[in-house]
RNA sequence: AAAAGAUAAAGGCAAACCUAUGGAAACAUAGCGACGCAAAGCUAAAGGGGCUUCUACAUUUGGUAAUGCCAGCCAGCCGCCGUU
Repeated sequence: AAAAGAUAAAGGCAAACCUAUGGAAACAUAGCGACGCAAAGCUAAAGGGGCUUCUACAUUUGGUAAUGCCAGCCAGCCGCCGUU
C1' cells in the first nucleotide's frame, strides 16, 4: 500500500415500542430499550433513490410540485482491529 472480514481483544453505535419536547407532516432531539451494525462515522445547493405537503398550482376531487426531511436504501469520503 492492497485485498477480504474467519476468530479474538479494546472500545463504539442503537431499530421497534413507550414517555417528553419541537414540527402542518415527513421527521428530529432527549430519556428508556437492544432489532441489528465492521463503517449503523461524515456528506442531503452541485450523484441516484425514498418520505411528507403548511403552502402554491391544477382541479371537482383522483392530483402535481421541495425550498422540508431520510446517511439504519445505494453511492462518495474518511477511519479502528487483527488476518493474508
The RNA shown here (c-di-GMP-I riboswitch aptamer) has 84 nucleotides and comes from Fictibacillus barbaricus. Rfam family: c-di-GMP-I riboswitch aptamer. Its family is annotated with cyclic-di-GMP binding in the Gene Ontology. Taxonomically the source falls in Fictibacillus (Bacteria, Bacillati, Bacillota, Fictibacillaceae).